[in-house]
RNA sequence: UCGUGCUAGGCGGGGAGGUAGCGGUGCCCUGUACCCGCAAUCCGCUAUAGCGGGGUCGAAUUCCCGGCCGAGGGAGUGCCGCCGACGAGUGAUCGGCGGCGGGUAGUGGCGUCGAUGGCCAGGUCCCUCGCAAUGAGAACCUGCCAACCCCGUCAGGACCGGAAGGUAGCAGCGGUACGCAGUCAUUCUCAUGUGCCGAGGACCAACCUGGCCGGAGUCAACCCCGCCGUUGGAGCCGAAGGCGCAUCACGACGCCGGGUGCGCGA
Numbered sequence: 001u002c003g004u005g006c007u008a009g010g011c012g013g014g015g016a017g018g019u020a021g022c023g024g025u026g027c028c029c030u031g032u033a034c035c036c037g038c039a040a041u042c043c044g045c046u047a048u049a050g051c052g053g054g055g056u057c058g059a060a061u062u063c064c065c066g067g068c069c070g071a072g073g074g075a076g077u078g079c080c081g082c083c084g085a086c087g088a089g090u091g092a093u094c095g096g097c098g099g100c101g102g103g104u105a106g107u108g109g110c111g112u113c114g115a116u117g118g119c120c121a122g123g124u125c126c127c128u129c130g131c132a133a134u135g136a137g138a139a140c141c142u143g144c145c146a147a148c149c150c151c152g153u154c155a156g157g158a159c160c161g162g163a164a165g166g167u168a169g170c171a172g173c174g175g176u177a178c179g180c181a182g183u184c185a186u187u188c189u190c191a192u193g194u195g196c197c198g199a200g201g202a203c204c205a206a207c208c209u210g211g212c213c214g215g216a217g218u219c220a221a222c223c224c225c226g227c228c229g230u231u232g233g234a235g236c237c238g239a240a241g242g243c244g245c246a247u248c249a250c251g252a253c254g255c256c257g258g259g260u261g262c263g264c265g266a
Stems, first nucleotide, its partner, number of pairs: 001266006009057003012030004020046005034054005063259006072250001074248002077246002080244004086238002089236002093234002095231009106222002108219003117213008126201005131195002133192007141182004150175004158167003
């Protein structure tokens, strides 16, 4: 060096999560890479950190070490950049709503069929009184109404008297008081969600009606300006979180360099 038989080892690895820790099952990345059993309130282990069973390759394109690259997931910090749910945060700005004041260029309304304005009268409102209406009560009127304790007349009877006569008096008859009922014409009193009613007063601010003066503007709904209040939509402020950039550790695939045992035979 070649042939042959073995052995170590390989037949995937990594990230996050989970765990005291390691590996696996499940998720994700890589990309092709034996099979079966086990396993998330889980399975198997303990720094040689999946276990058990079977198969195959085997010292190199396949194993081991170092470096580079860097898919991918992660961490917290920074820049902050951007987005940003949400906030009973803000009210300088824009906007919405309301109030007050001002303006009259425009739209609109009223106006020479005479406006705004000025003057006068009346009314609406209030008070008092009257009248009327309505209602209530009383009086008046009518009727009824007292066994006795109301009146008149009082038969009979009673009492007094010698008599003449007298006295009280039931029933009956007539009447009346209290009261009851009716009438509601009249009178009085009281009341009123009453009145095209009248008189006087008050108010004279506003509105309405009418008259007169005067002769062209006027009103401010829209609009414009200012102030105040309110609202919170825009904006601003804060902010969970998300995305991006930078940083940190890990890191598949891939690339480069290096290393790797034993027996037998030639």

A computed fold for a 266-nucleotide RNA from a Candidatus Eiseniibacteriota bacterium, annotated as Bacterial large signal recognition particle RNA.
The sequence is in RNAcentral, with records from ENA.
The coordinates come from a structure-prediction model, not an experiment, and the mean pLDDT is 77.
The source organism's lineage runs through Bacteria, Bacteria candidate phyla and Candidatus Eiseniibacteriota.